[in-house]
The part of an RNA shown here (small-subunit ribosomal RNA, central domain) has 350 nucleotides and comes from Capsicum rhomboideum.
It matches the Rfam family "Bacterial small subunit ribosomal RNA".
Context: one part of a larger RNA
RNA sequence: UUACGCGUAAAGCGUCUGUAGGUAGCUUUUUAAGUUUGCCGUCAAAUCCUAGGGCUCAAACCUGGACAGGUGGUGGAAACUGCCAAGCUGGAGUACGAUAGGGGUAGAGGGAAUUUCUGGUAGAGUGGUGAAAUACGUAGAGAUCGGAAAGAACACUAACAGUAAAAACACUCUGCUAGGUCGACACUGACACUGAGAGACGAAAGCUAGGGGAGCAAGUGGGAUUAGAUACCCCAGUAGUCCUAGCCGUAAAUGAUGGAUACUAUGUGCUGUACGUAUCGACCAGUGCAGUGCUGUAGCUAAUGCAUUAAGUAUCUCGCCUGGGGAAUACGUUCAUAAGAAUGAAACUC
Numbered sequence: 001u002u003a004c005g006c007g008u009a010a011a012g013c014g015u016c017u018g019u020a021g022g023u024a025g026c027u028u029u030u031u032a033a034g035u036u037u038g039c040c041g042u043c044a045a046a047u048c049c050u051a052g053g054g055c056u057c058a059a060a061c062c063u064g065g066a067c068a069g070g071u072g073g074u075g076g077a078a079a080c081u082g083c084c085a086a087g088c089u090g091g092a093g094u095a096c097g098a099u100a101g102g103g104g105u106a107g108a109g110g111g112a113a114u115u116u117c118u119g120g121u122a123g124a125g126u127g128g129u130g131a132a133a134u135a136c137g138u139a140g141a142g143a144u145c146g147g148a149a150a151g152a153a154c155a156c157u158a159a160c161a162g163u164a165a166a167a168a169c170a171c172u173c174u175g176c177u178a179g180g181u182c183g184a185c186a187c188u189g190a191c192a193c194u195g196a197g198a199g200a201c202g203a204a205a206g207c208u209a210g211g212g213g214a215g216c217a218a219g220u221g222g223g224a225u226u227a228g229a230u231a232c233c234c235c236a237g238u239a240g241u242c243c244u245a246g247c248c249g250u251a252a253a254u255g256a257u258g259g260a261u262a263c264u265a266u267g268u269g270c271u272g273u274a275c276g277u278a279u280c281g282a283c284c285a286g287u288g289c290a291g292u293g294c295u296g297u298a299g300c301u302a303a304u305g306c307a308u309u310a311a312g313u314a315u316c317u318c319g320c321c322u323g324g325g326g327a328a329u330a331c332g333u334u335c336a337u338a339a340g341a342a343u344g345a346a347a348c349u350c
Base pairs, nucleotide, nucleotide: 003322005320006319007304008303012318014201015200016199017198021194022193023192025088026087027086028085031082033081034080035077036076037075038074039073040072041071042070043069049065050064051063052062053061091191092188093187094186096183097182098181099180103177104176105175106174107173108172109171110154114150115149116148117147118146119145120144121143125136126135162169163168206247207246208245209244210243211242215241216240220236221235222234223233258317259316260315261314262313263312267294268293269292270291271290272289273288274287275286299306300305323350324349325348332343333342334341335340
């Protein structure tokens, strides 16, 4: 490189936006670049293949010929791709009418619990464990009843429910704001899909500066356990966890399944919505669309299983894989304050 592949065997970038590029609806016209076809030239000879020939045969040699293809010129064809021009509405979008939601961001408010401080009552233990001890307590603990403060998280509702590109998002209210879905079919008229580089977002931990610090708690100290115990258990407790501004850019970032479009049996839940039967009204039978689950046929699969939310049948496009180890490595480069991240071999070995 070809080819086969990428849920679990190696392999889908964490997610999105988007440049170049690639690909791309329907109808008619132009053109003839791709395509296809006729003719002509050319691609030295030798070689290869083939029909013959002469050396006794063979090899070698001699004579003739062709396939397949490349390239240039010229003349046709016009279905397909491209180009030109004009249209269409089904893809896509805009406007309109509804609508659901823990979508985002900023501000305000709330109660339960915990801890601490303070006051009253009371008076000897409390706490903890398998059992203990360290620890706290007559300088009055623990318990109980008032008061005050602080920080963090929001019980029940809660769901195989919802929203968001993913990460993620839940006490309540308000402002600003993004996206979706359904309906009707008014408008634009292919404006689309994917997307190398690039950019944006991106849990937790970590870093810088300034705050904050209730609970929890790496590291650390002590008590136990043990042969030892740098652990599991217990008592303390610092970074951190929280906020603001900036960095880092990684996760089993998972559906271990890239995105888009079309088609291909049923059955049964839930969410949103429209029609509709119905009704005083609300539910409810039924139908459509969008999402989210279960089951299962065909088909696929090594099996497991997937199965209209495909891992089925096809098309377009990007990323990635090529035996295990060496190797989440080395060297170099880029980025980062650092920690490190990204890219990414070879020798050798089985």